TPP riboswitch aptamer (THI element) from Flintibacter faecis, 111 nucleotides, folded computationally.
The source organism's lineage runs through Bacteria, Bacillati, Bacillota, Eubacteriales and Flintibacter.
Rfam family: TPP riboswitch aptamer (THI element). On this family, see Rodionov et al., J Biol Chem 2002: "Comparative genomics of thiamin biosynthesis in procaryotes. New genes and regulatory mechanisms".
RNA sequence: CCCUGCAAGCAGGGGAGCCCGGGCUGUCGGGCUGAGAGGGAGCAAGCGCGCUCCGACCCUUUUCAACCUGAUGCGGGUCAUGCCGCCGGAGGGACGUUUGCCGCAGUCAUA
Repeated sequence: CCCUGCAAGCAGGGGAGCCCGGGCUGUCGGGCUGAGAGGGAGCAAGCGCGCUCCGACCCUUUUCAACCUGAUGCGGGUCAUGCCGCCGGAGGGACGUUUGCCGCAGUCAUA
C1' cells in the first nucleotide's frame, strides 16, 4: 500500500429439539426457541404415545461456534427443553470448486 462482500451451480460436512391439549393404533390442533424443528417408510407401544432409516428445509466447508463430545456438567429461568449464560481461544469437525454481481470498500468485535 492492497485485500476481506454478496448471490448461484456442483461437490463435501451437519441439524431435525421441547411442551400443552384433543384423541386412541398411529393420528389431530396449538405453543416455545431457532436460520431451519415440514414430510415419508419400517418397527415398537395403554405402566404407552417412543425408536431407527430416508430426507423437504435450513446452516456450514478452515474455522474462538455449522455441528459433535465433555454432559445425566455448573448458574439463571421455564409447564418443559442448548431456553439463556458459563464451560469455550477446550477436544474434535467438511482443509472445496466454478460462475456471476457490484461498491473508493466488504470480514469480525464493541459502542
The model forms 100% of the base pairs in the Rfam consensus.
The coordinates come from a structure-prediction model, not an experiment, and the mean pLDDT is 76.